[in-house]
RNAcentral holds the sequence, with entries from GtRNAdb. Predicted 3D model of a 72-nucleotide RNA (transfer RNA) from Volvariella volvacea V23. A source record names the gene tRNA-Arg-CCT-2-1. It matches the Rfam family "tRNA". Its family is annotated with triplet codon-amino acid adaptor activity in the Gene Ontology. Rfam classes the family as a transfer RNA. The coordinates come from a structure-prediction model, not an experiment, and the mean pLDDT is 81.

RNA sequence: GCCGUCGUGGCUCAAUGGCAGAGCGUCGCUUUCCUAAGGCGAAGGUUGUGGGUUCGACCCCCACCGUCGGUA
Numbered sequence: 001g002c003c004g005u006c007g008u009g010g011c012u013c014a015a016u017g018g019c020a021g022a023g024c025g026u027c028g029c030u031u032u033c034c035u036a037a038g039g040c041g042a043a044g045g046u047u048g049u050g051g052g053u054u055c056g057a058c059c060c061c062c063a064c065c066g067u068c069g070g071u072a
Base pairs, nucleotide, nucleotide: 001071002070003069004068006066007065010024011023012022013021018055026042027041028040029039030038048064049063050062051061052060
């Protein structure tokens, strides 16, 4: 250089064109003599960037950036 994979809350990952979710973590409340564990609740996302298709895009298309792998 060329080919391919992946990019979504702090972390690990879902969501196969129709309201962006879960676990862990964080914070608050509850429980306890205290702590831990448990229970309840909350905050936190320009879905890598910019365009395009569509009534509607995390999802399809193009380019770019980054990541990992393959290749002479």